[in-house]
RNA sequence: GGUUUCGUAGUGUAGUGGCUAUCACAUCGGAUUUUGAUUCCGAUAACGUGGGUUCGAUUCCCACCGAGACCU
Numbered sequence: 001g002g003u004u005u006c007g008u009a010g011u012g013u014a015g016u017g018g019c020u021a022u023c024a025c026a027u028c029g030g031a032u033u034u035u036g037a038u039u040c041c042g043a044u045a046a047c048g049u050g051g052g053u054u055c056g057a058u059u060c061c062c063a064c065c066g067a068g069a070c071c072u
Base pairs, nucleotide, nucleotide: 001071002070003069004068005067006066007065010025011024012023018055027043028042029041030040031039048064049063050062051061052060
């Protein structure tokens, strides 16, 4: 330098065009418990950046940024 895969809460993930963006762990609050742990209930927290297509974009297209693999 070229090809290719990927980027979603603090962490790991689902989501192939339309809902209030899924689930688990973590965090916080409550219940239970003599206290703690376990268990149960609830809450907070996310679409890498900028454009384009579309009535509508996490999703499709382009560029950039970042991470990985392969080739040279």
RNAcentral holds the sequence, with entries from ENA and Rfam. This is a predicted structure of a 72-nucleotide RNA (transfer RNA) from Ascodesmis nigricans. NCBI's taxonomy places the organism under Eukaryota, Opisthokonta, Fungi, Pezizomycetes, Ascodesmis. Its Rfam family is "tRNA". By type it is a transfer RNA. Its family is annotated with triplet codon-amino acid adaptor activity in the Gene Ontology. Rfam describes the family as follows. Transfer RNA (tRNA) molecules are approximately 80 nucleotides in length. Its mean pLDDT, the model's own confidence on a scale to 100, is 81.